Predicted 3D model of a 72-nucleotide RNA (transfer RNA) from a Candidatus Berkelbacteria bacterium.
């Protein structure tokens, strides 16, 4: 220095333009003599950052920023 991929809730990961979601966490409750397991409720994210295209963008386009990997 060129490319090619990823970045979404505390982690792991869905979502192919039309108001963001699982699963595990977390919290209260419940069950149990007690804990785990189970059971009911609930909590969660201005989608990496700026712009742009569009009535509408997580999603399509640009630049940047982190990251992993190939080539030199």
């Nucleotide at each position: 220095g060129g490319g090619u991929c990823c970045g979404u809730a505390g982690c792991u990961c869905a979502g192919u333009g039309g108001u963001a979601g699982a699963g595990c966490g977390g919290c209260a409750c419940u069950c149990u003599u007690a804990u785990a397991a189970g059971g009911u409720g609930u909590u969660g994210g201005u989608c990496g950052a700026u712009g742009g295209u569009u009535c509408g963008a997580g999603u399509c386009c640009a630049u940047c920023c982190g990251g992993a990997c190939c080539c030199a």
It matches the Rfam family "tRNA".